[in-house]
RNA sequence: AGAGUUUGAUCCUGGCUCAGGAUGAACGCUAGCGGCAGGCCUAAUACAUGCAAGUCGAACGCCCAGCAAUGGGAGUGGCGCACGGGUGCGUAACGCGUAUGCAACCUACCUUAAACUGGGGGAUAGCCUUCCGAAAGGAAGAUUAAUACCCCAUAGUAUCACGAGAGGGCAUCUGAUUGUGAUUAAAGAUUUAGCGGUUGAAGAUGGGCAUGCGUAACAUUAGCUAGUUGGUAAGGUAAAGGCUUACCAAGGCAACGAUGUUUAGGGGGUCUGAGAGGAUGAUCCCCCACACUGGUACUGAGAUACGGACCAGACUCCUACGGGAGGCAGCAGUGAGGAAUAUUGGACAAUGGAGGUAACUCUGAUCCAGCCAUGCCGCGUGCAGGAAGAAGGCCUUCUGGGUUGUAAACUGCUUUUAUCAGGGAAGAAAAAGCUCUUGCGGGAGAAAUUGCCAGUACCUGAUGAAUAAGCACCGGCUAACUCCGUGCCAGCAGCCGCGGUAAUACGGAGGGUGCAAGCGUUGUCCGGAUUUAUUGGGUUUAAAGGGUGCGUAGGCGGCCUAUUAAGUCAGUGGUGAAAUCCCAUAGCUCAACUAUGGAACAGCCAUUGAAACUGCUAGGCUUGAGUACAGAUGAGGUAGGCGGAAUUUAUGAUGUAGCGGUGAAAUGCAUAGAUAUCAUAAAGAACACCGAUUGCGAAGGCAGCUUACUGGGCCAUAACUGACGCUGAGGCACGAAAGCGUGGGGAGCGAACAGGAUUAGAUACCCUGGUAGUCCACGCCGUAAACGAUGAUUACUCGAUGUUGGCGAUACACUGUCAGCGUCCAAGCGAAAGCAUUAAGUAAUCCACCUGGGGAGUACGCUCGCAAGAGUGAAACUCAAAGGAAUUGACGGGGGUCCGCACAAGCGGUGGAGCAUGUGGUUUAAUUCGAUGAUACGCGAGGAACCUUACCUGGGCUAUAAUGCCUCUGACACUUCGAGAGAUCGAAGGUUCCUUCGGGACAGAGUGCAAGGUGCUGCAUGGCUGUCGUCAGCUCGUGCCGUGAGGUGUUGGGUUAAGUCCCGCAACGAGCGCAACCCCUAUCUUUAGUUGCCAGCACGUAAUGGUGGGGACUCUAGAGAGACUGCCUGCGCAAGCAGAGAGGAAGGUGGGGACGACGUCAAGUCAUCAUGGCCCUUACGCCCAGGGCUACACACGUGCUACAAUGGUGCAUACAGAGGGUCGCAAGCUAGUAAUAGUUAGCCAAUCUCAAAAAGUGCAUCUCAGUUCGGAUUGAGGUCUGCAACUCGACCUCAUGAAGUUGGAAUCGCUAGUAAUCGCGUAUCAGCAAUGACGCGGUGAAUACGUUCCCGGACCUUGUACACACCGCCCGUCAAGCCAUGGAAGUUGGGUAUACCUGAAGCCGGUAGCCGUAAGGCGCUGUCUAGGGUAGAACUAGUAACUAGGGCUAAGUCGUAACAAGGUAACC
Repeated sequence: AGAGUUUGAUCCUGGCUCAGGAUGAACGCUAGCGGCAGGCCUAAUACAUGCAAGUCGAACGCCCAGCAAUGGGAGUGGCGCACGGGUGCGUAACGCGUAUGCAACCUACCUUAAACUGGGGGAUAGCCUUCCGAAAGGAAGAUUAAUACCCCAUAGUAUCACGAGAGGGCAUCUGAUUGUGAUUAAAGAUUUAGCGGUUGAAGAUGGGCAUGCGUAACAUUAGCUAGUUGGUAAGGUAAAGGCUUACCAAGGCAACGAUGUUUAGGGGGUCUGAGAGGAUGAUCCCCCACACUGGUACUGAGAUACGGACCAGACUCCUACGGGAGGCAGCAGUGAGGAAUAUUGGACAAUGGAGGUAACUCUGAUCCAGCCAUGCCGCGUGCAGGAAGAAGGCCUUCUGGGUUGUAAACUGCUUUUAUCAGGGAAGAAAAAGCUCUUGCGGGAGAAAUUGCCAGUACCUGAUGAAUAAGCACCGGCUAACUCCGUGCCAGCAGCCGCGGUAAUACGGAGGGUGCAAGCGUUGUCCGGAUUUAUUGGGUUUAAAGGGUGCGUAGGCGGCCUAUUAAGUCAGUGGUGAAAUCCCAUAGCUCAACUAUGGAACAGCCAUUGAAACUGCUAGGCUUGAGUACAGAUGAGGUAGGCGGAAUUUAUGAUGUAGCGGUGAAAUGCAUAGAUAUCAUAAAGAACACCGAUUGCGAAGGCAGCUUACUGGGCCAUAACUGACGCUGAGGCACGAAAGCGUGGGGAGCGAACAGGAUUAGAUACCCUGGUAGUCCACGCCGUAAACGAUGAUUACUCGAUGUUGGCGAUACACUGUCAGCGUCCAAGCGAAAGCAUUAAGUAAUCCACCUGGGGAGUACGCUCGCAAGAGUGAAACUCAAAGGAAUUGACGGGGGUCCGCACAAGCGGUGGAGCAUGUGGUUUAAUUCGAUGAUACGCGAGGAACCUUACCUGGGCUAUAAUGCCUCUGACACUUCGAGAGAUCGAAGGUUCCUUCGGGACAGAGUGCAAGGUGCUGCAUGGCUGUCGUCAGCUCGUGCCGUGAGGUGUUGGGUUAAGUCCCGCAACGAGCGCAACCCCUAUCUUUAGUUGCCAGCACGUAAUGGUGGGGACUCUAGAGAGACUGCCUGCGCAAGCAGAGAGGAAGGUGGGGACGACGUCAAGUCAUCAUGGCCCUUACGCCCAGGGCUACACACGUGCUACAAUGGUGCAUACAGAGGGUCGCAAGCUAGUAAUAGUUAGCCAAUCUCAAAAAGUGCAUCUCAGUUCGGAUUGAGGUCUGCAACUCGACCUCAUGAAGUUGGAAUCGCUAGUAAUCGCGUAUCAGCAAUGACGCGGUGAAUACGUUCCCGGACCUUGUACACACCGCCCGUCAAGCCAUGGAAGUUGGGUAUACCUGAAGCCGGUAGCCGUAAGGCGCUGUCUAGGGUAGAACUAGUAACUAGGGCUAAGUCGUAACAAGGUAACC
């Protein structure tokens, strides 16, 4: 000191969370020792038992023991019990803190100095006797003492009354010194020296009272107060005082917060923090309050008294029922409560206290010990060596390696601590007594005694590594990683978030990290949080400027001079208790702890001084502010008058069938005459053009013209006043629209409402009507996205430009100046967008407001209002975000530009029929599996009768169906027979080859290692593929811009098929794509001619390149040429485009192919193959037979054949290319109608063969029909392949002759050698379901105006609440569950007042009776009063039938309101 978390990413705002420290703590796991501290935070709850305050015989009488000395006991008396100890109920207060004052006071014991201490009296406890009572206790009689009580004397610096009065002070006053009169004292004991007693004075100590300042929250507490405020008089008190009473006055407090309610002991301090602060008030110290609850006084120096009294109340106990006793918030302890807090210990040895002359006694104060890891501090659990890097564990890429780990074992060393033994403290100094000394007080000296803790601390020795390590964590924050298990389960989690079969996040293990006798968790406080901001924040859009003005209090305030000294500053003095904190030093072995000294304690009080600034006072000034005179200005306001256009209505006229309205319609109006046109009249409302980016106003707002009244600002002059100013909590006024009240008015428009449409619905958008309202007057309301989302005022800070009103100034040029209204921009500011002299810049003053989102501007309360409602304004609960600006994408029923057989223009199809084939569905024992919008469906499959085959049924096998290595054997195979469906089993026959003799080949058996799986996961993968798309895009380096994500480049202007090229440009270059390079094809040249060719020359045939020859031609197949907008014209800067241009076989990429950027679809494939993980192992593996994949109500896709005459049939006849062939192609001949069969040349192919090309052409026939179209289906007979054609092959012949007469909505392909049409070939293959796929050639069109629309795509731009990216996001009701809250008939408490009644004890007052020698008391009685009762209110808390909204909750219902122009722009 920061970090995590909103987003695809970014910056900001903003909350939540974490890391730190602390704790009187608690809980979980664990635990060796010591020192020092601490230890009921809850029930101020109830308490058994013991102890916590007594002492004095040197005050007194008596009793007991003892011979006595002496000791003991109760009582009277004295002193003490008001201290010490506990607790924090109450108290928001002079209670506390601090500083003062008392001229308004008291103070026992103590100290100082002074005076006095004479005489007398009557009682009463006790003791004794009697009585009452259960007891507690009480009564009566007799007798007795005092330092108990009373009386008398004496007395003044005491008290009172009347006087004099120096001096002093603070208003009342005080008062040295004095005069006269009156009143009040005493106590003795004894050892004769002291101790006591009385009076007054002084001191000290302790208190009392008063005052200034400080001291919690709430204003949803705004008014409170009758002894209240003051005065006079009296009483009372130690003392001032309404403290109390009588009378008089009507005051006193309060927005600087009275009163009320709630909470709370205060301080020194403690924790935290850099500090300022915030939180807190345990232990220790000071003060206060309290002592079961409430009240009261007595005694006393002191109490309204913790371990005293009286009364009332509640509770507990005893009781003989009559009556009594009690008060742990003292120390222990018990119950209860609670998450939780100790022993019914020891001692007065020390310190301190009470009494006493003292010894001494008492002391749960205190000092010690016990319990508790509650905290802080210290120590230890060993140290060194030791690699076979042991075993085991864990991991692994597995004959191995890594890690645990020098760790262990083992060797050496040490002994703190624990254990045992021995020694052994300090804390203790005394007092008393003795000696000496002193006038007294006292002082000095020697010796003795006294220790709870404790035989403790500490020291020494002995033994021996011996007695001693855990807890949490390991996804990020945050140090630390792997395996197994689990499979959105179990669970984790402080925040973000993990877990749905490969989890570093769950559980376990190994390893690691952190701390350590502790470690974690939980609670609380501060910090981080500048997240309440004085230090030190903000308010255009993130939360936040009041709707606007006037103005009160308050705050702030121009220039000069002087005074003063309140603020301010400086010095000094007092105080600021001690402890604590800090520094230094010292004592415990260190530390914690403790001691000593210092510093400090930001304060308060007093005093002295200074006089700049602020303030006060006095005087002056003019620049702030205002006034005056002159001028212009404007939709500024109020009231009145007037005007025209339009609309509607009415009347009249003309006139006839529609009008009106919409996307299209309908409702509506109209033959009873509408609409339209004309004329006249009426009414109400609003004011076209001018008009604007203008003007005015405080804002709301203000618009025809004109009159009256009236407000403001501006400019100019510098005449007047002389700071008169700014802001402004409360307050007052104004304040759009809608709404409300009363009365008018009502043309148009128009909520509600009605009807018509639209729609799935349409309580809407659209249409036809239409009431309130809109208008006027008066009165309310008081709110708006009342916005510039920007408070007011003042000063300062570059420029450019437009405009309004003035002035200079006579002006339309020019320039300046003042006041406004706008635009652009610099510095600066800002998160950015942006603002920028009209600031959101730089400063100052004042006001208002904000502090995460939701709940909620809601509830309750109060105020205002006729109401509607407005103002003020929470909490519980819930979420980890909500939000601002900008970026990149994607998307839009946004815009612009462009392309594509995308549309359009055409040609031919599909969709209808029959059949073929694939798919879905259904069926089945099985109909194996996969592919499913485009991008599955004649797809994997380029060929399912068995095999294939993965599926089903049944029969079998378990290391075999395959291979390698090792060992053994020499056979195995094969043949025959039997069983069987076969696999297989059994029997018989059969008994190997080569050899360099080592062995090898082959086969079988054995053995072990490696099996096998078309089982799952294509969402774990590789490889391959489809698609966008052969679309023109996708990126990088450096530079530049931006806080950043990013941008620029790649955009712009042209051009292209193209990010193709050119130009421009903060960009300059480059890469992957495009194009080219490759192949085929179109032309030519050259080389070479066999099996191809044959012009010329020969030979030969019926005929044929058949033969000799030839290379000219065709062709074959090698190498070259050729095309580049190169040339011309036009346009253009260029790139390029156009021209039926030239030339050329070919012209603008000549045609075709191969070739597919970054990426998208978790696209497809684990069943081609490969492969991680998981699963099966006498089976999910393997073998076999049969069946199935060929099923069939149906639906879809892709095709074939047709429906005919551009045709069918018959006969004749012409022209290809590319392929295949020896398990083959097969000529020819023969047989058969044919499929084919038989026989047999040729050919391993430019040689032979498949092989006939077909459409075409010629001739003939058919004549529009279910036909001489069409061929399905079925019957019969055959051929071929094959072990085998039943399920389930193809072909041939004859016969049969179905549907179908051109196909609905819809939809597909194609732009030239293309579509259409015609045949040929090949792969697979025994054969074939091929009409499929892939190739080949023949014949050979039509059309494209064009880019509005549909689909897809590209680029630029715009909006966005989307980013899983529109198949997105998201709103509200209803239904379900859970949670907290509001209202509520009622009901149950609580405290506080008020009124009335009653009223104990007690003080005070009265008193005629009684007692007493007296003092005085008893009795009776009055006021006051705790408590009790009654009553009605207010406040507050709990609960409640019912009810209201809110929040939360993977997959409920209905719609689709918002985000794009969100499909009616949204919002208030």

The RNA shown here (small-subunit ribosomal RNA) has 1468 nucleotides and comes from an uncultured prokaryote. Rfam family: Bacterial small subunit ribosomal RNA. Gene Ontology terms of the family: ribosome and structural constituent of ribosome. Model confidence (mean pLDDT): 83 of 100.